[in-house]
RNA sequence: UGAUAGAGGCGCGGACGCCAUCAGUAUCUCCGGAACAAGGCAGGUCUCAUCCGGAGAGAAAGGGACGGCCGCCGAGGAAACGGCUGUGCAUCCUGCUGCGGGCCGGUUCCGGGACGCAGGGGAAUACCUUGCGGACUGUCGCCGGUUCCGGCGGAGCGCUGUCGU
Repeated sequence: UGAUAGAGGCGCGGACGCCAUCAGUAUCUCCGGAACAAGGCAGGUCUCAUCCGGAGAGAAAGGGACGGCCGCCGAGGAAACGGCUGUGCAUCCUGCUGCGGGCCGGUUCCGGGACGCAGGGGAAUACCUUGCGGACUGUCGCCGGUUCCGGCGGAGCGCUGUCGU
């Protein structure tokens, strides 16, 4: 230096099945009532539309537990930027605009899991994610005792084994 095979452990991710939650929510039907010349801009609207109460019916997606299966060890995750999207909100409707969400791309950053605090996403206390913190753990380097322990430090573009140049 190239190829190949591996290790870390509540290790990472994916689809599927099923269950709970989402939620008696959104929405629909009927009855009664109320508001509006309306928001970031423009146009429109007294009902096809918004809101409230009552009765009846009544979801889904995302996220999650469990089950075994699949692919793996920069596994994967995140950020800003660029592109696409069409949904949620700003708004009663339409158009525009803005913000959030989802997908793709390369660049940058992060060894790993858990816990605590704060922020973001989320219906949520679940869960995901970012930063900080002190421990734990794996790995290598240096130092000191010696075959194992301790201290300090670094990062996966790392480490270990085998084969080759």
This is a predicted structure of a 165-nucleotide RNA (Lysine riboswitch aptamer) from a pig gut metagenome. RNAcentral holds the sequence, with entries from MGnify. It matches the Rfam family "Lysine riboswitch aptamer". Rfam describes the family as follows. Riboswitches are metabolite binding domains within certain messenger RNAs that serve as precision sensors for their corresponding targets. The model forms 100% of the base pairs in the Rfam consensus. Model confidence (mean pLDDT): 80 of 100.